RNA sequence: CCUGAAAAGGGCAAACCCGUCGCGAGGCGGGGGCGCAAAGCCACGGGCCUGCUUGGCAGGUAGCCGGGUUGCCAGGG
Repeated sequence: CCUGAAAAGGGCAAACCCGUCGCGAGGCGGGGGCGCAAAGCCACGGGCCUGCUUGGCAGGUAGCCGGGUUGCCAGGG
């Protein structure tokens, strides 16, 4: 650097429920596991979603895609 998750140690946590914050999309905590080899982090580009004074501006989504960046194990170079 590439490939992969068979093995080993593990990790994260969808929907839904409870609490809480928010106008909202949605966030956070607990429960819960659909799944994930980066489902770690970043809102840079695109998409989608929300709000507003709807030309536009503000916000959300990283588990929509792309990109950036960091990383355990194994095999190969």